[in-house]
Context: one part of a larger RNA
């Protein structure tokens, strides 16, 4: 490059914004750049094709046509694309009125339940396992009463329920803030998608520094089990988890399914609006989530089906037969640990 692909086979960036790009409603008008017919010029000779011919054929080699699919001019055409104008309201924003939320950062504050301390009761255990034992405990322990410390997580509610671009978010208050839905809408007037580079954000785990330390718990140490046990089970038990602050940039970051707008039978939950109704939870209807089933149609099947993996269209990423190998080297980023980019020889 061209095919053909990416839900499970090899393939969707972890998720935003947003440069430069590609693409881009609906109507008229001009303009002719692309385009579309045509005419001119130019396309060197050899080459290739075609027709004839010359060496006894052949390769060769002569003459002749055709062709050289390009450029560059002129003159016409005006659907589409582009360009200028100039209008529109369906996209896209606005603006007002409502509403629902564990969206997000701070401060504050509740009980419960675990530990550890004090203080009473109390007495020979506990405690742990398949069974046991290290462990605790007459210097009074488990057990139970009462009081305090101190830390970390928020039982019911709770739900294919809700909100965030993902990652994620859950005890109650308040404070500051983003988004997203419905209703109206006499406003702007295409302002829009996508997005290579960039940029931000990003679980856990790990880094640095200062704090915190209740519980769990790598490491670690004992006790078991076993043939052995550097494990699985016990009993301790430090990083770590927690909080600022700053790095790290990574996961099965998963719906293993990229973003956007049209189109395409049904029927049934559920959550948030709305509108007429019957009258207090019904049943119609609408618009936006979120699931279940199933038809066209689509997959090799599995399934998927209006939240498509149907049928189209724009961008952008990515694959190209198993190891080698997500590895070396290179340079880029990192404090490091790594991260990102990324062959090749072999080899099946």
């Nucleotide at each position: 490059c061209u095919g053909g692909g990416c839900g499970u086979a090899a393939a969707g960036c972890g998720c935003g914004c947003g440069u430069a790009g590609g693409c881009g409603g609906a109507c008229u008008g001009u303009u002719a750049a692309g385009u579309c017919g045509g005419g001119g010029g130019u396309g060197a000779a050899a080459u290739c094709c075609c027709g004839g011919g010359g060496c006894u054929c052949a390769a060769c080699c002569c003459c002749g046509g055709a062709a050289c699919u390009g450029c560059c001019u002129c003159c016409g055409a005006u659907a589409c694309u582009g360009a200028c104008a100039g209008u529109c309201u369906u996209g896209a924003g606005g603006u007002c009125g409502a509403g629902a939320g564990a969206g997000g950062u701070g401060a504050g504050u509740g009980g419960a339940a675990u530990u550890c301390c004090g203080a009473g009761u109390g007495u020979a255990g506990a405690g742990g396992u398949g069974a046991a034992a290290u462990u605790c405990g007459u210097a009074g322990a488990u057990a139970u009463u009462c009081g305090g410390a101190g830390g970390a997580a928020c039982a019911c509610c709770a739900g294919u329920g809700g909100c965030g671009a993902a990652g994620g978010c859950g005890g109650c208050u308040c404070a500051c803030u983003g988004g997203c839905u419905c209703g109206a809408u006499a406003c702007u007037g295409a302002c829009g998608c996508u997005g290579a580079g960039g940029u931000g954000c990003g679980a856990a785990a790990g880094u640095g520094u200062g704090g915190g330390g209740a519980g769990c718990a790598a490491a670690c140490a004992g006790g078991a089990u076993u043939a052995g046990a550097u494990a699985c089970c016990c009993u301790g038990g430090u990083a770590g988890u927690c909080c600022a602050c700053a790095c790290c940039g990574u996961a099965a970051a998963c719906g293993a399914u990229g973003a956007a707008u049209g189109c395409c039978a049904c029927u049934c939950g559920u959550c948030g609006g709305g509108u007429a109704g019957c009258a207090c939870g019904c049943a119609a209807u609408u618009c936006g989530g979120u699931g279940a089933c199933a038809c066209a149609c689509c997959u090799c099947a599995c399934g998927g089906a209006u939240u498509a993996a149907g049928g189209a269209u724009u961008c952008c990423g990515c694959c190209u037969g198993g190891g080698g190998a997500g590895u070396a080297c290179g340079g880029u980023c990192a404090c490091a640990a790594g991260a990102g980019u990324a062959a090749a020889a072999c080899u099946c």
RNAcentral holds the full RNA, with entries from ENA. Small-subunit ribosomal RNA, central domain from an uncultured prokaryote, 348 nucleotides, folded computationally.